RNA sequence: ACUGAGGAUUUGAUCCUGGUCCAGGAUGAACGCUAGCGGCGUGGAUAAGGCAUGCAAGUCGAACGAUCUAGCCCUGCUUGCAGGGUUGGGAAGUGGCGAACGGGUUAGUAACACGUAGAUAAUCUACCCUUAGGACAGGAAUAAUCCGCCGAAAGGCGGACUAAUACCUGAUAAAAAUGAGGGGACGUAUGUCAUUCUCAUUUAAAGGUUUACAGCAAUGUACGUCGCCUAAAGAAGAGUCUGCGGCCUAUCAGCUAGUUGGUAAGGUAAUGGCUUACCAAGGCUAUGACGGGUAGGCGGAGUGAGAGCUUGACCGCCAACAUGGGGACUGCGACACGGCCCCAACUCCUACGGGAGGCAGCAGUCGAGAAUAUUGGACAAUGGGGGAAACCCUGAUCCAGCGACGCCGCGUGCUUGAGGAAGUUCUUCGGAGUGUAAAAAGCUUUUCUAAAGGAAGAACCUUCGGGUGACUGUACUUUAGGAAUAAGGGGGUGCUAAUCACGUGCCAGCAGCCGCGGUAAGACGUGACCCCCGAGCGUUAUCCGGAUUUAUUGGGCGUAAAGGGUCCGUAGGCGGCUCGCCAGGUUUUCUGUUAAAUCUCUGAGGCUUAACCUUAGAGCUGCGGAAAAAACCGGCGAGCUAGAGGUCGUUAGAGGCUGAUGGAACGCACGGUGUAGGGGUGAAAUCCGUUGAUAUCGUGCGGAACACCGAAAGCGAAGGCAAUCAGCUGGGGCGAUCCUGACGCUGAGGGACGAAAGCGUGGGGAGCAAAAAGGAUUAGAUACCCUUGUAGUCCACGCUGUAAACGAUGGACACUAGCUAUUUGGAGUGUCGACCCUCUAAGUGGCGAAGCUAACGCGUUAAGUGUCCCGCCUGGGAAGUACGGCCGCAAGGCUAAAACUCAAAGGAAUAGACGGGGACUCACACAAGCGGUGGACCAUGUGGCUCAAUUCGACAACAAGCGAGGAACCUUACCAGGGCUUGACAUCCAGCCGACGUUUUUCCGAAAGGAAAAAUUUCUCACAAGGACGGCUGGGCAGGUGCUGCAUGGUUGUCGUCAGCAGGUGCCUUGAGGUGCUCCCUUAAAUGGGGUAACCUGCGCAACCCUUACUCUAUGUUUUAUAUGUCAUAGAGAACUGCCCGAGACAAUCGGGAGGAAGGCGAGGAUGACGCCAAAUCAGCAUGGCCCUUUGAUGCCCUGGGCUGCACACGUGGUACAAUGGCCGGUACAAUGGGUCGCCAACCCGCAAGGGGGAGCCAAUCCCAUCAAAACCGGUCUCAGUUCGGAUUGAGGUCUGCAAUUCGACCUCAUGAAGCCGGAAUCGCUAGUAAUCGCCAAUCAGCCAUGUGGCGAUGAAUACGUACCUGAGUCCUGUACUCACCGCCCGUCACGUCAAGCGAGCUGGGAACAGCCAAAGUCCUCACUCUGUGGGGCCUAAGCUGGGUUCAGUAAGAGGGACGAAGUCGUAACAAGGCAUGCGUAGCGGAAGCUGUGCAUGGAACAUCUCAUU
Repeated sequence: ACUGAGGAUUUGAUCCUGGUCCAGGAUGAACGCUAGCGGCGUGGAUAAGGCAUGCAAGUCGAACGAUCUAGCCCUGCUUGCAGGGUUGGGAAGUGGCGAACGGGUUAGUAACACGUAGAUAAUCUACCCUUAGGACAGGAAUAAUCCGCCGAAAGGCGGACUAAUACCUGAUAAAAAUGAGGGGACGUAUGUCAUUCUCAUUUAAAGGUUUACAGCAAUGUACGUCGCCUAAAGAAGAGUCUGCGGCCUAUCAGCUAGUUGGUAAGGUAAUGGCUUACCAAGGCUAUGACGGGUAGGCGGAGUGAGAGCUUGACCGCCAACAUGGGGACUGCGACACGGCCCCAACUCCUACGGGAGGCAGCAGUCGAGAAUAUUGGACAAUGGGGGAAACCCUGAUCCAGCGACGCCGCGUGCUUGAGGAAGUUCUUCGGAGUGUAAAAAGCUUUUCUAAAGGAAGAACCUUCGGGUGACUGUACUUUAGGAAUAAGGGGGUGCUAAUCACGUGCCAGCAGCCGCGGUAAGACGUGACCCCCGAGCGUUAUCCGGAUUUAUUGGGCGUAAAGGGUCCGUAGGCGGCUCGCCAGGUUUUCUGUUAAAUCUCUGAGGCUUAACCUUAGAGCUGCGGAAAAAACCGGCGAGCUAGAGGUCGUUAGAGGCUGAUGGAACGCACGGUGUAGGGGUGAAAUCCGUUGAUAUCGUGCGGAACACCGAAAGCGAAGGCAAUCAGCUGGGGCGAUCCUGACGCUGAGGGACGAAAGCGUGGGGAGCAAAAAGGAUUAGAUACCCUUGUAGUCCACGCUGUAAACGAUGGACACUAGCUAUUUGGAGUGUCGACCCUCUAAGUGGCGAAGCUAACGCGUUAAGUGUCCCGCCUGGGAAGUACGGCCGCAAGGCUAAAACUCAAAGGAAUAGACGGGGACUCACACAAGCGGUGGACCAUGUGGCUCAAUUCGACAACAAGCGAGGAACCUUACCAGGGCUUGACAUCCAGCCGACGUUUUUCCGAAAGGAAAAAUUUCUCACAAGGACGGCUGGGCAGGUGCUGCAUGGUUGUCGUCAGCAGGUGCCUUGAGGUGCUCCCUUAAAUGGGGUAACCUGCGCAACCCUUACUCUAUGUUUUAUAUGUCAUAGAGAACUGCCCGAGACAAUCGGGAGGAAGGCGAGGAUGACGCCAAAUCAGCAUGGCCCUUUGAUGCCCUGGGCUGCACACGUGGUACAAUGGCCGGUACAAUGGGUCGCCAACCCGCAAGGGGGAGCCAAUCCCAUCAAAACCGGUCUCAGUUCGGAUUGAGGUCUGCAAUUCGACCUCAUGAAGCCGGAAUCGCUAGUAAUCGCCAAUCAGCCAUGUGGCGAUGAAUACGUACCUGAGUCCUGUACUCACCGCCCGUCACGUCAAGCGAGCUGGGAACAGCCAAAGUCCUCACUCUGUGGGGCCUAAGCUGGGUUCAGUAAGAGGGACGAAGUCGUAACAAGGCAUGCGUAGCGGAAGCUGUGCAUGGAACAUCUCAUU
C1' cells in the first nucleotide's frame, strides 16, 4: 500500500442441515434486433478433409567454357559481309554458397517432450572475429555444345570436342591426429591434464579481380582487395546425461528375455543394450510398476481478498509433424513442408506402353459446420539469402481491403421557450402523464459535404548532376455551407432499478429459480408511461467467483449424509526427562539465476485524449552456491524413572472349556379310583372322550430349560455369559517393595473371534413351532384367534460372516465444580467381633457448575478443553442396484457406478388439528320419566316426473308450514299470442306545434292500443316576442327479478349465552413461540380466593335495561250513586350470603336454618367475544365488472295460461284410532290484542253461512266479544270399524271480488274411506315446565291458517348417577396430518413416454501376439565389363492368415427403474394406525405383506421399583 457484501427456494410458522437457482467478471465466440465516425488490436477453434490458379528460394559472369543478341572501335574488303577488340543484355549448363533459416500446424507424444537447476574430465560446429603459419609441381576427365537413335510424353542411350575456385597424383607440414614409452600434478576411481620429454605413422591448399608498370600482344610483376589450406582460441549454435516439478483411473496389481548387469566386438561427433555374441539372474512395483483414457509443454491468460480453480487464441521460447507408412543420400547441419527412393490410399495426363502430384506457406475454392476475411499493394522501412559492389530475390515484413469480433475515444446539437398546443394514454371526470419535450426564436459547426494546402516515417544509393515512400493526396491545417448526415436494444410480480389500461380466460402463451394464466392477470399479447445500458443491447455456450458446496488457509460424523461388529498386529504416522556431538529439516546474511514480452509499483516520454506504444528502476513468493546460528524437529552417543512392563501378597466375579450330579414342570407308557364330558374362544367350531377322556394316585421312561437367590448388581474385546460340584484355563482390581529402562500410542493392507436365521454329515427330538392342513372371523382373509403340525430349535464336527452387531457416541493420554446411590479392594477411629462413620483406588448408575450443542440434550464413564493415529460423509431417488473382480456348497456376502429424474429429501423444536391415547369437568348428551314422529287420511313444503311454462333461490347438522306475515286477475320474475321503441320512469339539448288538461260521443280490437269529432281553456302583454307546461321529431340517454354472493357493502344462520379470545410492559427462548390464561380450592362463568416471573388491560361473563312476583307514595279517564278497593299510570323501597350453626387453608365458597312476598343468578326476555364454514342472500336494498337494447329486446304494455299439473319418495304439521271418551242439556272462570275505505250493538228474517238495520266508537267509555274452551253437574252410548273417525263424493246455498272453470272460503242435507296406537329407527321436555284446552293478531277484497307470532286456562312425572352415545371445555401425550383423519400414504395390475443394464447374434474401430510373404534401403558377402552393375544374405514398411483382447454401434426377446390432473385391486405405514414398529435371516402369498426366530426402542398406555426434590 492492497484486502473478503449477499439474495430466492423445503415449513402453518421456526432454527439447523442441505442441495438447486440468481446478481459479477471473462471469451479467437455464435445467434437475434439495430447501426454515424475514428484509432489500436484481432479473425478456420469443426474435416492433420480434398484442392483449380497465381505467387511463397534464390543468387554469383569479380570461379568456368560455349552460345544468342544490341551498340561502338579496328582490320580485311566483294560495301554489307567476315574476323578481332570492347561496352551492355538474354536463355541454359559446370562450379560455389544458400535452400536444415524464415513461414505453417498441433495429428502424435504422459516422454528428459517441456520447465527449472546442473553435468559433459563423454562431444561437434559452415559462414563471422582474433592469432600463427602456408598456398609448390603436375595430370586425367566431364556437362554445356555438335551428330545419331528410342519414346505420345516425362525422359533416356550412344559417339565426338572443351573449361574451372569441379576432380585426381606427388611435394612440404609441427603446436594437429593415432600408437608406444618415461616423469610430474589432480582425482575415491575408470581416468584426466592449457604438464613435459622421446620415437613411429598419417593428412593440406585455388584462384579471381581493380589500379599501376612492362610488353605489339599473349602475358608477367607490384600494391590493394575478395577468396583457399593447417592449427589454436572466441562468439554463437547444436547433441547427450542427471536432480526436482506439473492430468484422470486400482471396477488396471503384478510387470519385464535385450529384460537388469558384466565381458568382448561393432557403431556414433560423443556416453550407453545403441547393436551383436557369450556369461550371470537380475530390474521395476501400494511413495502406484504395468495397463487404459485424455493431452503438445512453458513464459503466460481469465477469475479470485488470498490460497486456489480453469485455461495454453494472438506475442515469445522449446518440441513434434509436413497425404498415411518405411528408408537412406547430400551436407557443418536433415533422415529434409515447396529434395530423392519404395509401399499404400486418392487425384490428374496418356498414343494404354507409361508418367505426374502433395497449400498444416500467402491469397483463393469445395466440403463439413452455429461460425472465422482479399485469388490486394510494395520491397519505401525492419530483417533474411546471394554478390566485391551496384543489385537481384523475399505472400518474412510493412501497408491497404473485409467483419461492431474486442478495447478505447468522439458525435447524433446548445440556449431560451406554456401551468403546459395538438395527438395519444390514464382518470376518482376534477384532472394527470408524455412535457421544455415539440412548434417558435437565437447560437455553434465536433462530425459531414465541397475547395485549397499538405507531412514525418529517409538511416540509403550515386556517374556527385542527382535519385529513392507501397501506405498517400493519407494524417493534419485553412476556408465555405447548413442543425444540417447520425438511436437503438433489453427489461418493468419477488430476487432486481422500473406500472397502468385494454385484449385473452389453465386457452394462447411466459419462465433463470420460486412460479404466473380457470372473466377485474402490475407475471401472457398490445398500447401508454417508466427503468437500465447505449452504437450498441440482449440470448446461447464455456470458465472462475459467489460455493467455507472437497474446508491447507477453511467443514463435519449421538438424532440431519457420515464411527469399521470386536480385538490382535505389519508397513506407516506420532511419541517422556537430562547431557554432548552433527547440521538433513529450520532461520539469517551474501551471491548466481529466474530470456524478452506480459502483470504490479515508482518515474519519464510519443500519438489532440484514451486504448496503444517507447523508455528507466524495483518486484516476480522458484532453483543452485557460499557463510553463519543451534532453540525446536531429526540423526548419533551416553544416562534417568514419572509412561509401559515385571516380582511378591491378597481379592471379587453367570469370564471360557470339559465331565459328573440334582429337583420342579412337561409329555408318553403301564396300573388303580372314577363318570360324561373335556378342551378352546369375544362367541364358536375343527379336536379329544363310553374301545372310559378330563380329574386324581402310584411306578417307569424321555428330552429341553434351570424358579426362588436376582439387583438399577457382576464378568468379558465384542458377540455374549445364570441349577450344583469337580478339574483345566484367560483377564482384571487393590496393597507393598524391588527389577528392566521409553521397551509406548494408533494402525492402511492382513489375521482371529463374531447373536439369530440358514447350509452339509451324523445323532437326538419332551415342549415350542416357519411351511402345510383344518375350524372360525370377514365383502374377501393366502392374516390377526383356535385345533393339529414338519423343517428347525438340542448335541458333535465343518461352513456361512450378517443384525436397530446401538451408548445409533473409534482408540490412547492429559486437564476442567460438585452432590448422591451402589459393587469390589485397602487404610483409619471404634468394637470381643460385626454393622455404622471418615479417607482412598477401580468399576456401575442418577442429578447437575462452567463449557458445548440447531435444538433435544451431554456434562470427570463428555457430545467440555487440547494432542496423536485410524475409519467414514459431501442433495433426494435410481441403489447398496448393474457390470467387473474376490469369497461361498448354496442362500448370499465384500468391493461398487452411470444414464435418467426431482427441487427438494431431512434433523430438532413450536402452535394447532386429530387419535378405535390418558386424566378432569360440563350439557335433556345418556340414564330416569312424560308426550310424540316413523304406520292411516288430509294440509303444507321439497325432490323426482310431466309440461309451452310448471319463474327463481335455499340442500347434513345450519334446506324442506324456509324467502312467502297470506299466487283466482294483479302480485309474477315463467309460457303462448297481440303490440310499443327516447320508451311505463329520470334529466338535458335542438327544432316544430300547441296551452296542457278535463269532459262527452262514434268506429276497429280479447285488451293494450289506434283513428275521428265536439266543448272549454294559463301568465307578462297593445302587437311582436318571451316564460312555464304538454305533444311530436332528432340526439345525449333510460330500462333489465340478465350473469357473477368465488369481486363486494349491509344483513343473517351455526358452533353458542359455550367461556373463551386478545393486547401492553416485563421475564424465558438463537427463533417460531412460551409465560400471563398452568397448578390447588371454588363457581353457571377466565366467577372468586390461594399460590406463582409475572403485573396489568381490553372484548366476552356478571351487572346496568325491559317484563314479572311484594309493599308504600302520588295521581284517577273508565267502573260505581259516592267513597274505598281491585285496577291503571308514575315513582320509591325491598335480597346483600346481610344474620345464626357447621365445613373449609383463618380465604373464596359450600351445606343447613331463621326472618321474609321472594334466598343464594328469584323467574323470563333483550343482549351473541375473537373467529369458523370462499355458509346464505346481486330476487329486499345498495354496488364493481360483464352482458342485452332500431326491430323477432334479456326493456315496456296487454289478454289468456302457469307457479295448485301426479306412477312415486322425503320433511313439517293437523285429525284420529276412542269410555281419563263421543253426543245432548245445564252451570262457571281469563288474558293479550284489533277497529273509520273500520269494528259493527239492539231489533227483525233465514236451520245455517248470512241478509236487513242503523245506535255507538278515532276507543280503560262503543264494537269484535254472551268475551272462551277444556273444567264441573246431569243424561245417553257399552267396546263395535261403533252414536269412534271424519276423508271422499253428490245436491242445494251464502259471501268477497270486473271475474271463483282451471283455482276461494263458508253453510245445510246426504255419503261415511283408511285407521283398533304404528318395524328398524328417531324427536321434544327438568316447573307454572311437559301435556291438554281454547282466545287474539299480523298479512288480508276474500282465502286454501291445520302455518307463524302472542295470550291466558287446567296442570304432572322423573333425574340413582356419569360406565356408555352425541357435543363442548382445560391439561398431559403420540403424529410421516396443517386443504389439518372426509388427512396422509404403500405395493401389484392396466396404458403411454424415456434412459440404462442383460441378451441368441450381427457390424465396425484400437492396441498387441503368432505365422506367411516381403518393396525401397543401410550393412555383410560373391562375381564382373569395378568411381558402378548384377547375384545372395540379415533386418524391415505395407499386405495376407489365425485365435484371443478391448472399445463402440445395432438387435428378436426377457427383467427391473424413472416419469405421467382425475384407471383397477386392496389398506401395509403415520395415533396403541385399529395385530406397536423396525433390523438381520428363512419360508410362504394377486399386491401392499404375513408368519417363525434372535435383536433394537427410533413403542403408546398402565403398573412396580430406583434415583432426585419436598